Source information: This is a predicted structure of a 75-nucleotide RNA (transfer RNA) from a Candidatus Thalassarchaeaceae archaeon. Its Rfam family is "tRNA". From the family's description: Transfer RNA (tRNA) molecules are approximately 80 nucleotides in length. The family's RNA type in Rfam is transfer RNA. Model confidence (mean pLDDT): 81 of 100. NCBI's taxonomy places the organism under Archaea, Methanobacteriati, Candidatus Poseidoniia, Candidatus Poseidoniales, Candidatus Thalassarchaeaceae. The sequence was found in a public genome assembly.
């Protein structure tokens, strides 16, 4: 410098046009003498940033950033 691929709640991730999933972990609350483990509920997402197309973009399209592999180039 070139190609690919990846970025989704704290963490790991699933969805690939109709505003988003689960697992852990956080919280309360049931149960216990008392934890552990069950259960039952909650909160937690600007879907990496911008910009296009669309009635409607997390999803396609283009630039940009970060990160991971390969290639090549000087030294």
């Nucleotide at each position: 410098g070139c190609c690919a691929c990846u970025g989704u709640g704290g963490c790991u991730u699933a969805g690939a046009g109709g505003u988003a999933u689960a697992g852990c972990g956080u919280c309360g609350c049931c149960u216990u003498g008392g934890u552990a483990a069950g259960g039952c509920g909650a909160a937690g997402g600007u879907c990496g940033g911008g910009g296009g197309u669309u009635c409607a973009a997390u999803u396609c399209c283009c630039c940009c950033c970060a990160g991971u592999g390969g290639c090549u180039c000087c030294a």